[in-house]
Context: one part of a larger RNA
Molecule: small-subunit ribosomal RNA, 3' major domain
Organism: uncultured bacterium
RNA sequence: UGACGGGCACCCGCACAAGUGGUGGAGCAUGCUGUUUAAUUCGAAGAUACGCGAAGAACCUUACCUGGGCUUGACAUAACGUUGAAACUCCUGGAAGCAGGAGCCCUUCUUCGGAAGCAACGCUACAGGUGGUGCAUGGUUGUCGUCAGCUCGUGUCGUGAGAUGUUCGGUUAAGUCCGAUAACGAGCGCAACCCUUAUCCUUAAUUGCUAACAUUAAGUUGAGAACCUUAAGGAGACUGCCGGUGACAAAUCGGAGGAAGGUGAGGAUGACGUCAAAUCAUCAUGCCCCUUACGUCCAGGGCUACAGGCGUGCUACAAUGGCUGGUAUAAAGAGUCGCAAUACCGCGAGGUGGAGCUAAUCUCCAAAGCCAGUCUCAGUUCGGAUUGGAGUCUGCAACUCGACUCCAUGAAGUUGGAAUCACUAGUAAUCGUGAAUCAGAAUGUCACGGUGAAUACGUUCCCGGGUGU
Numbered sequence: 001u002g003a004c005g006g007g008c009a010c011c012c013g014c015a016c017a018a019g020u021g022g023u024g025g026a027g028c029a030u031g032c033u034g035u036u037u038a039a040u041u042c043g044a045a046g047a048u049a050c051g052c053g054a055a056g057a058a059c060c061u062u063a064c065c066u067g068g069g070c071u072u073g074a075c076a077u078a079a080c081g082u083u084g085a086a087a088c089u090c091c092u093g094g095a096a097g098c099a100g101g102a103g104c105c106c107u108u109c110u111u112c113g114g115a116a117g118c119a120a121c122g123c124u125a126c127a128g129g130u131g132g133u134g135c136a137u138g139g140u141u142g143u144c145g146u147c148a149g150c151u152c153g154u155g156u157c158g159u160g161a162g163a164u165g166u167u168c169g170g171u172u173a174a175g176u177c178c179g180a181u182a183a184c185g186a187g188c189g190c191a192a193c194c195c196u197u198a199u200c201c202u203u204a205a206u207u208g209c210u211a212a213c214a215u216u217a218a219g220u221u222g223a224g225a226a227c228c229u230u231a232a233g234g235a236g237a238c239u240g241c242c243g244g245u246g247a248c249a250a251a252u253c254g255g256a257g258g259a260a261g262g263u264g265a266g267g268a269u270g271a272c273g274u275c276a277a278a279u280c281a282u283c284a285u286g287c288c289c290c291u292u293a294c295g296u297c298c299a300g301g302g303c304u305a306c307a308g309g310c311g312u313g314c315u316a317c318a319a320u321g322g323c324u325g326g327u328a329u330a331a332a333g334a335g336u337c338g339c340a341a342u343a344c345c346g347c348g349a350g351g352u353g354g355a356g357c358u359a360a361u362c363u364c365c366a367a368a369g370c371c372a373g374u375c376u377c378a379g380u381u382c383g384g385a386u387u388g389g390a391g392u393c394u395g396c397a398a399c400u401c402g403a404c405u406c407c408a409u410g411a412a413g414u415u416g417g418a419a420u421c422a423c424u425a426g427u428a429a430u431c432g433u434g435a436a437u438c439a440g441a442a443u444g445u446c447a448c449g450g451u452g453a454a455u456a457c458g459u460u461c462c463c464g465g466g467u468g469u
Stems, first nucleotide, its partner, number of pairs: 007469007015459002019423005026315008034306002042053002064301007073126001077125002080122005088103006106117004128290002131288003137284002139279003142275001144273001149188006155164003167180004194267004199235007209224002213222002238261001241255005317416001321375007333364003338357002343352003382413001387408007429451007
């Protein structure tokens, strides 16, 4: 000077408490471990690994295994030599790669000697490596933590390491601000500037909107520019105003006005550093290693195995419910290798067909809710696993190993031990919707709206953090 203390003081955080809903028990999905295997490719490991890399493993992907091939190579550049094509098409063998054969058979310039370009073959320099080392590295990322801290210049103090400033009294979400002060200033952080959202105004008015007039089955059409909405520019919030408290300060408490009030709400934004944290498999890269193989091509298999254990989720155990019928209302997205309406066929997944749409024009397109009826507490009209059969779709191809539909089957499960997680408001809970990836394949991820709570006395205690000592 730090770090640490089952030292002290002060302060903060869904940290506890007060509440709500879960996990831990069941079935399934998914990741991991362990085991197995020819291979079950590799990485990630308390918090900060485990629905993580992977925004999507049938082939491909793919890095793994088995088998079959190639050796200047699947890919790049260059030199030398030979040839004139290469590509493409066809045949034979084969699981394919590949091997063998056939067809086709260079271009431009030219002083006709040749030169240039392109390609193949041979040869050689080299290519190639998801091989090793993240404890050689760059870049990127997690975490403490959106915590309020981390430093510098000059001055002063100290022999010096260093101190001071950054401490103290108040205050704040904040090293935020005020006052005091051997310090005076400054930088990186905080805040603000940026985006979205909440109110209003102006401008604009189609594909969106419809108050008045006409019209229609229908904003359908004429019409309108008021409203809604869209999208560009502005206004608005600043402790600005009033009162109390305070040190005449900073500020804080209450109030008015206001769509909004004291950071309005949410996002983006992550200081100096910590963990030899993570990544050599995104990429780049030093060194080491392989070079007829640790490179490369192909077929099939594996990554999907299954005694046990763990994490994260989905569905339930029912009446605030299940089933049947009727009926109302979103937002945000996506669409031409696409989204696909009306119609017809099928119980259904879906099929036939193809209006319209490169989209405020057309399409994908709601559910919980509400109104009736029924079931009457049961392993049930709850629950849907599993299994048998029959199908649909995608795709060369659904056996290993896809999703979905119908008929039948109808398992565990009656609210879950110790323990443990999330959440403070349009939040939790609950209900659906969309997108990326993608031929197909979400209970995951990321977004969107509908309905919409309870509780917070307080800081003794648990955990983490800050300041002083």